This is a predicted structure of a 328-nucleotide part of an RNA (large-subunit ribosomal RNA, domain IV) from Nitratireductor aestuarii.

Context: one part of a larger RNA
RNA sequence: CUCUGCUGAAGGAACUCGGCAAAUUGCAUGCGUAACUUCGGGAUAAGCAUGACCCUGUAUCACGCAAGUGGUAUGGGGUGGCACAGACCAGGGGGUAGCGACUGUUUAUCAAAAACACAGGGCUCUGCGAAGUCGCAAGACGACGUAUAGGGUCUGACGCCUGCCCGGUGCUGGAAGGUUAAGAGGAGAUGUGCAAGCAUUGAAUUGAAGCCCCAGUAAACGGCGGCCGUAACUAUAACGGUCCUAAGGUAGCGAAAUUCCUUGUCGGGUAAGUUCCGACCUGCACGAAUGGCGUAACGACUUCCCCGCUGUCUCCAGCAGAGACUCA
Repeated sequence: CUCUGCUGAAGGAACUCGGCAAAUUGCAUGCGUAACUUCGGGAUAAGCAUGACCCUGUAUCACGCAAGUGGUAUGGGGUGGCACAGACCAGGGGGUAGCGACUGUUUAUCAAAAACACAGGGCUCUGCGAAGUCGCAAGACGACGUAUAGGGUCUGACGCCUGCCCGGUGCUGGAAGGUUAAGAGGAGAUGUGCAAGCAUUGAAUUGAAGCCCCAGUAAACGGCGGCCGUAACUAUAACGGUCCUAAGGUAGCGAAAUUCCUUGUCGGGUAAGUUCCGACCUGCACGAAUGGCGUAACGACUUCCCCGCUGUCUCCAGCAGAGACUCA
């Protein structure tokens, strides 16, 4: 010096990306327990007290024929120690916000999460020799099931909701019409032959699906504007004009896990706050099942604050053990 432990004056997070690590707490009984809430919870919330041993009382239980033995609850008096849940074992707590409802699952060996799943919700396909999947096929699964079933896909408890656009792409439907392959059809033409013929070529016409076309459909893929003017201070614009579009973003939320400018501005918290919380709205570039906004409970998740606690630190010191090192 390194590692593993133990102790520490005064201070107590000043350390640090961050209380990482360590410390605190820890059990039982009695008392007591907030907001919020889906009335179940939250809750061991928080917080406070007591606990050993001796003497003695009360109530009661079990066993035993009995003498008695053992236990539970509760009252009074006393004794000793620094310390009485005396070692070991054994929750630190509270508040705010984000995300995900929850218990679960995951990158065996750098990621456990806000990712996946989930119950619940929707759309769509499928009438049974089902759809779908595997296989060249036979056949098998689906299923010894039958639309309260099975497949696909999206969303993700619950509460309040889920706006407008079908022009594009997709899907579904459509006895017309256009286009159209092989095929059918053969007007004709050419070669050859004396001819019959043989061979080649071939217009009109006919001819399926598809595409064009016409509709429907967004919890299908997706999309959801610009400029100018206007109110008796100013500012702003309920209002008007105009261009474009399939339609111009509704409710709710908003500097957000989304905000570039930006440490936006105001308020709170601090002596001091690029983080945090509450607002504002100028949303570079939120927005409604690629779900929107809330939400009790839950979380080895993330953020900020407070109490307690501490060698994390001011600032290091000592001890024990194991190494390293020096000598033998």
The prediction has a mean pLDDT of 89. RNAcentral holds the full RNA, with entries from ENA. It matches the Rfam family "Bacterial large subunit ribosomal RNA". Lineage of the source: Bacteria > Alphaproteobacteria > Hyphomicrobiales > Phyllobacteriaceae > Nitratireductor.